[in-house]
Context: one part of a larger RNA
RNA sequence: GGCAGAUGGUGGACGCCUAGGCAACGGAAGGCGAUGAAGGACGUGGCCGGCUGCGAUAAACCUCGGAAAGCUGCCAAGCAAGCAUUGACCCGAGGGUCUCCGAAUGGGAUAACCCACCUGGUAGAAUACCAGGUAUUUGGUCCCCGAAUUAAAGUAAGGGUCCAAAGGCAAACUCGGCGAAGUGAAACAUCUCAGUAGCCGGAGGAAAAGAAAAAAGAUUUGAUUCCCCAAGUAGCGGCGAGCGGACGGGGACCAGCCCAAACCAUCGGGUAUAUCCCGAUGGGGUUUUGGGAAGACCCACUAAGGGAUGACCUCUCCUAGAGGAACCGUACUGGAAAGGCGGCCGAAGCGGGUGAUAGCCCCGUACUCGAAAGGAGAAGUCGCCCGGGUCUUGCCCGGAGUAGCCUCGGACACGUGUAACCCGGGGCCAACAAGGGAGGACCACCUCCCAAGGCUAAAUACUAACCGUUGACCGAUAGCGAACUAGUACCGUGAGGGAACGGUGAAAAGAACCCCUGAAGGGGAGUGAAACAGAACCCGAAACCGUCUGCCUACAGACAGUGGGAGCUUGAACACUUUUUAAGUGUUCGGUGACCGCAUGCCUUUUGCAGUAUGAGCCGGCGAGUUACUUUAGGUAGCGAGGUUAAGCAUAUAGCGGAGCCGGAGGGAAACCAAGUCUUAACGGGCGACAAGUUACCUGAAGUAGACCCGAAACCAGGUGAUCUACCCCUCGUCAGGGUGAAGUCCGGGUAACACCGGGUGGAGGCCCGAACCCACCAAAGAUGCAAUUUUGGGGGAUGAGCGAUGGGUAGCGGUGAAAAGCCAAUCGAACCUGGUCAUAGCUGGCUCUCUCCGAAAUCGCUUUCGGGCGAGCCCUCUGUUGACGUAGGUGGGGGUAGAGCACUGGAUGGGCGCGACCUAGUCGUACCCAACCAAACUCCGAAUACCACCUGCAAAUCCAGGGGAGUUAGAACAUGGGGGAUAAACUCCAUGCUCAAAAGGGAAACAACCCAGACCGCCAGCUAAGGCCCCUAAAUCCGAACUAAGUGGUGAAGGGAGUGUUGGCGCUCAAACAGCUGGGAGGUUAGCUUAGAAGCAGCUACCCUUUAAAGAGUGCGUAAUAGCUCACCAGUCUAGCGGCGAUGCACCAAAAAUCUAACGGGGCUCAAGUUCGGUGCCGAAGCUGCGGAUCAGCACGUUAGUGUUGGUGGUAGGAGAGCGUUCCGUUUUAGGCCGAAGCGGAGACCGGAAGGUCCCGUGGACGAGACGGAAGAGAGAAUGCCGGCAUAAGUAGCGCAAGCCAAGUGAGAAUCCUGGCCCCCGAAUGCCUAAGGUUUCCUGGGGAAGGCUCGUCCUCCCAGGGUAAGGCGGUCCUAAGCUCAACCCAAACGGGGUAGGUGACGGACAGCCGGUUAAUAUUCCGGCCCCUCAACUGUGAGCUUGACUGAAGGGGUAACGGGAGCUGACGACCUUCGCCGGAGAACGGUUACCGGCCCAAGCUUUAAGGUAGACCGAAUAGGAAAAUCCGUUCGGUCGUAGCCGAGAAGUGACGGCGAGGACCCUUACGGGUCCGAAGGAAGGAAGUUAACUCUCCGAGAAAACCCUCUAAGGAUUGCAGUUGAGACCGUACCGCAAACCGACACAGGUAGGCAAAUAGAGUAUAUCAAGGGGUGC
Repeated sequence: GGCAGAUGGUGGACGCCUAGGCAACGGAAGGCGAUGAAGGACGUGGCCGGCUGCGAUAAACCUCGGAAAGCUGCCAAGCAAGCAUUGACCCGAGGGUCUCCGAAUGGGAUAACCCACCUGGUAGAAUACCAGGUAUUUGGUCCCCGAAUUAAAGUAAGGGUCCAAAGGCAAACUCGGCGAAGUGAAACAUCUCAGUAGCCGGAGGAAAAGAAAAAAGAUUUGAUUCCCCAAGUAGCGGCGAGCGGACGGGGACCAGCCCAAACCAUCGGGUAUAUCCCGAUGGGGUUUUGGGAAGACCCACUAAGGGAUGACCUCUCCUAGAGGAACCGUACUGGAAAGGCGGCCGAAGCGGGUGAUAGCCCCGUACUCGAAAGGAGAAGUCGCCCGGGUCUUGCCCGGAGUAGCCUCGGACACGUGUAACCCGGGGCCAACAAGGGAGGACCACCUCCCAAGGCUAAAUACUAACCGUUGACCGAUAGCGAACUAGUACCGUGAGGGAACGGUGAAAAGAACCCCUGAAGGGGAGUGAAACAGAACCCGAAACCGUCUGCCUACAGACAGUGGGAGCUUGAACACUUUUUAAGUGUUCGGUGACCGCAUGCCUUUUGCAGUAUGAGCCGGCGAGUUACUUUAGGUAGCGAGGUUAAGCAUAUAGCGGAGCCGGAGGGAAACCAAGUCUUAACGGGCGACAAGUUACCUGAAGUAGACCCGAAACCAGGUGAUCUACCCCUCGUCAGGGUGAAGUCCGGGUAACACCGGGUGGAGGCCCGAACCCACCAAAGAUGCAAUUUUGGGGGAUGAGCGAUGGGUAGCGGUGAAAAGCCAAUCGAACCUGGUCAUAGCUGGCUCUCUCCGAAAUCGCUUUCGGGCGAGCCCUCUGUUGACGUAGGUGGGGGUAGAGCACUGGAUGGGCGCGACCUAGUCGUACCCAACCAAACUCCGAAUACCACCUGCAAAUCCAGGGGAGUUAGAACAUGGGGGAUAAACUCCAUGCUCAAAAGGGAAACAACCCAGACCGCCAGCUAAGGCCCCUAAAUCCGAACUAAGUGGUGAAGGGAGUGUUGGCGCUCAAACAGCUGGGAGGUUAGCUUAGAAGCAGCUACCCUUUAAAGAGUGCGUAAUAGCUCACCAGUCUAGCGGCGAUGCACCAAAAAUCUAACGGGGCUCAAGUUCGGUGCCGAAGCUGCGGAUCAGCACGUUAGUGUUGGUGGUAGGAGAGCGUUCCGUUUUAGGCCGAAGCGGAGACCGGAAGGUCCCGUGGACGAGACGGAAGAGAGAAUGCCGGCAUAAGUAGCGCAAGCCAAGUGAGAAUCCUGGCCCCCGAAUGCCUAAGGUUUCCUGGGGAAGGCUCGUCCUCCCAGGGUAAGGCGGUCCUAAGCUCAACCCAAACGGGGUAGGUGACGGACAGCCGGUUAAUAUUCCGGCCCCUCAACUGUGAGCUUGACUGAAGGGGUAACGGGAGCUGACGACCUUCGCCGGAGAACGGUUACCGGCCCAAGCUUUAAGGUAGACCGAAUAGGAAAAUCCGUUCGGUCGUAGCCGAGAAGUGACGGCGAGGACCCUUACGGGUCCGAAGGAAGGAAGUUAACUCUCCGAGAAAACCCUCUAAGGAUUGCAGUUGAGACCGUACCGCAAACCGACACAGGUAGGCAAAUAGAGUAUAUCAAGGGGUGC
């Protein structure tokens, strides 16, 4: 380490439970709100955090009822204090109170805040407080004012008072306005989705519609609405996809009316004083066989009747309640009785609770009763409203920019169509009952109806909220998102998104006390039925992590198993033995498993996967063919020439209801005819006629719906976002230092004058160098980071088109863009959120229990089709007719392939002959002849097979037809015949076959497709196939005969070779061959030519002759050329075969690859264990046989249980059949159950063919089988599935730039806390102030679980307590961009624009300084010294109509403004020097040294550098929207450094404060307290500030208020001084370059402004340092 067992931990499945949900049914209600809603904020309790209640009268107040003895709500106990029979708490009804926000309504605003005015009140006034009122729009009333038109009158607009209404919210339903897209059409545009989603407006309890200018076509009906049919019909429709009526019938419910007009009357007005016209009011009148009016009559006097209407009365119901039978049974069990046993009640045995299961214990239930107050309803009575008829008459009336027509649209089922009818925009434009409209173009006839005005209940739709009840609904991953603090926590700027978390026990009896311990935790004790029920609490599975026991494991290889199996063995059972509670031995069971055989996971997708192709870390739970309607087939059941109802009714699963549907007759285009009919002149032919259906349920399948589940990228609608970023607007800020030296100008030179030149001066610039600041070019690091863009080192710009801050604007069919398709909140070739929406997905993935029977396809046709479909083929299943089928043989057929052939067609080689041209030779052409030859598109020929027909035989159950259900249309290798290719491919395309696919077994070492062979199950039986038989390894070291020598066998060609065997010719040979050895190999001649030379041997030509046994004008070597050595050839010697050619068997060479022999599976093999031939045996498979068993089908028998027999039983897609299990329901108040249910665990005992089932033991502590039926959220291993838990990597990476060390202290514990010492770091910051933002983080005490990347005694953590003090600081006042907007303009709606006004700030305006003090605040408290506004009083002055004074919401002035540069004055933080003051120090030195200090505001008084050239008076004036004494303009006059502005200075403030230091006291220390207190001068430098000024440039540089002034107007008080009083409200803590803000973090990032010491330096660079801060949490 493995396996097994036991026992624990972790974890929270399963079971049981339910406090919460879900879906319905019945009832009731159908709104709330300016009398302030819905919804909130903040408060409210003695102690109070959350929920609930309530509102400053605050878990409540009052009244009336009910009920009642206890009560002060819940989490949630306790303490304290109270209330209550004089009726509390509680329940119901009514009333009162009801802060602030919100329509929000006095004005404003960042919701829950700020600021007002009027009237009244408190108060002497200011300030403050209380009560009431003050929004807008519309309508009405009354009043004021008052145009145009002609004067008046009157009116419109305008203003005001009063009254009323509206506004906003709320789930669906409803009516209307606007109105998509995904999708479907297999693309797409008409069309569809769909008038849907969405947005907007309006209303009600319902809404809408509605009393015929209707529907129709008969013996007509008689408002509307809704349901069932009609009917998926008629129709519409790229006549595609689809869309889709009406009439009529059956039902629900029923209800009808009123105006306008004619006419009459009254009143008013007009004109011409009306019998006219107009208006108002009243009467009249209201419809089509026409009506009314008018005229003439009848009836009645509101009757019958109706109503939508008010009151009263009675009754009923609702909103609280009351009465209500029967065991205080039992020494039965038990912790507990409701169980067991025995009784009783019942108009009550629904339900819940009580220590287990209760009719009789409690609450209740059946039944009965009940309301002061409020609400609802019904009947009745009274009131109110409406409400009669006949005749006559062509005199009157009867809805006008209407009907109609044209055009363009919309809507009607109806898409422009033959398109009526209806509605709208534009244009034209009637009639008047003798009229008009309609009846699906239009016309005629006929019929119906009467438009252009209005109202109208019921039947219908819906359910947020209320009450009651129900469930073959869920039971904590379920059911609502939410059983629990839930729309909470959390995420997001926002719209918006959005969780998780239930269970002790009957009762807390929640563990006193003791022990270990800092605590946590644990051990005893105790409680309890139980404590492995102990609060992390019922049961307590699995993954995962331990501990103990048994066996195995360190030379052995791996899908981890399976078959066999020795040994050991804690354990169980049995037997035996002994020394018998024990030990030993043996057997069986169980555990382990040395060793041996065989053996490449699962799923998916594929021709094919162990595949190195997909998916899964593991476990648990959840997770996918459902439902509705329509149709079709089968099954079952009912009835049957019939079957059956729908809506609805109702006595309610019964019954009624026959409207309708299907069937009963067909044919035809139809008229029509009919067992026939159509076609046709007829014949004939087509389709029919012989006949069973229908309804319900179940099952299969289809269609329409999301339709098996999960999955897009997208499209559209409505909203949310410019806190990021782009651009723009308003206001404000910022840029160390150094350099260069433009224009202009001055001087000099120069010119006729310019020009020009030189030198100064000057200080320009999208100028230069370079920090802050901004940017992001290079490199490296980083890459589970410090960081979702950073760090380090360099880099670019750095007075500009610069950079930045606050506030604002622009919005997705869009904005913005110095343009990159950049940016628009970490998202951009079209943001985000929600919705349409379960979009669509011919695509990928996934799809859950068992067994039995059969079993494919990867082909054809068509296809915007090729990875998809439809039809056919092939499969399954049911039914039926039939023997139709297959095969073997025979007989008879047609054919034109293989082959063959050349007769045709075409190709093609050699030869001959003849001719062309007189002969010869050569060549060419052509005809013919001979010979050899080729062909898919040649055939004089021509098979084998295949195919067709018939006959015969054979076996089996096939074929065919019809109905239902499929799947398949990616195929693959091999063999053969071909095409393509290269007679390449594991290539590609056909054909035939076979196998795989979907097939296991044996062989081929291993190896889908090759060879053998088709697995129902079992057997330690037998025989064989392919292939094998030396060992691995079952079977022959078998037999006979050969070959091979190469390890050939155990890769390979052309080619090569005296390898070797067999074989056939040919040649030489005892007259001596072949080979070897010895000898010869000569002469003409160095052949000729050529050549420098060429002599056999460079080359060319020739290649003769002679001698010989033989010898080339030379085979090779060689030389400059010769020479030389050889060969051919000859002789001798030797001796018997030799040489060469051909065929053939087996071998050899040719023969080179990458980790390792590696080209027999290995060992190894040589008369073989190789090869060839022949032979005899054996082995060998899931084949065949034998034995046993299961099941299916046929047949036979049969008691119907089965038996016999014959044959079958591999299987993917797929079809068919039979079962197991889960949850719930009925029988069922079941059996069983505390003497122990479900669940969980098990080495226990069993059953079944499988899914599975039973018993037993343990645990558990309350439910709950089985049987027969029924209904489904009904079975999990895979979906990069979802949720949770737990592993792995791994004690690994990391601990987020960087300096700590020592001592002492505290403490249970110290690297980390406190203190001290030393050391180090920052120091234009890592210091100090402050805006935003945060929101208590601030201070003190306590704590240490968690947070803190370690630790922790510590903290920015947790708990508790404390802390922010303002007339002067900021807000509050004013206006900017912008926003909001009376008026006004525009627009389907919502709404958009917009003036005045309002609002809006880091801008304008505006009154406090110094010092001290707290643990924590200070310009706020305290001390000192000051200032502002307002009010009253006092004093004094002025005035009171001859007008003091105030003074506009009006006029004017001022406020009031750019960049750059230069210069002057003053002060001056700060620094330096001198001087002054003080000063400890052991020893030495030091006293001209060293250390420290040398300071003080506002205000007031007095002054002041400097700046400013105008000021004043008089007069006039048509401008300043009226007026003006003001401003402006003009004229005249006077004065001019007066006036005004003004930094600063001096004095005072200050006999004060501060101040180094000293003294004393407390204290262990740190530290704290009290008192005293010196000097307090000068010079230099100097950022900056301030008052001004000058120059220059072009881009030409806010507004309003305060203030001054002027009038309009008001007007009796008021100026100045003093005294007294008042000054409300909000902010104020702390962090603030950061551990507190923005970045998910205690994050190396980001974050506006102010201050800015020393030395060196140009400098804010850089380096070192002061003050101060820090050592950055391993």
The part of an RNA shown here (large-subunit ribosomal RNA, half A) has 1674 nucleotides and comes from a Candidatus Bipolaricaulota bacterium. The coordinates come from a structure-prediction model, not an experiment, and the mean pLDDT is 82. Taxonomically the source falls in Candidatus Bipolaricaulota (Bacteria, Bacteria candidate phyla). Its Rfam family is "Bacterial large subunit ribosomal RNA". It was read from a public genome assembly.